[in-house]
This is a predicted structure of a 59-nucleotide RNA (Fluoride riboswitch aptamer (crcB RNA motif)) from an Acidimicrobiales bacterium. Its Rfam family is "Fluoride riboswitch aptamer (crcB RNA motif)". A reference for the family is Ren et al. (2012), "Fluoride ion encapsulation by Mg2+ ions and phosphates in a fluoride riboswitch", Nature. Taxonomically the source falls in Acidimicrobiales (Bacteria, Bacillati, Actinomycetota, Acidimicrobiia). The coordinates come from a structure-prediction model, not an experiment, and the mean pLDDT is 81. The sequence was found by an Rfam model in a public genome assembly.
RNA sequence: AGUGGCAACGGCGAUGGAGCUCGCUGCACCGCCCCCGGGCUGAUAGCUCCUACUGACCG
Numbered sequence: 001a002g003u004g005g006c007a008a009c010g011g012c013g014a015u016g017g018a019g020c021u022c023g024c025u026g027c028a029c030c031g032c033c034c035c036c037g038g039g040c041u042g043a044u045a046g047c048u049c050c051u052a053c054u055g056a057c058c059g
Base pairs, nucleotide, nucleotide: 009026010025011024012023013022016050017049018048019047020046021045031040032039033038
């Protein structure tokens, strides 16, 4: 210095915040389609809540 295992701590999972769960990681992560001009879904990894945004209906 590198590699493997375990523990602790931290971090990450296509745009915000919180709780719980899961996975990954010490670098995890940075969506899809396309004629390359452009187009589409979603604030979650999953569930719930809040905020923002969008659509419909009612007052």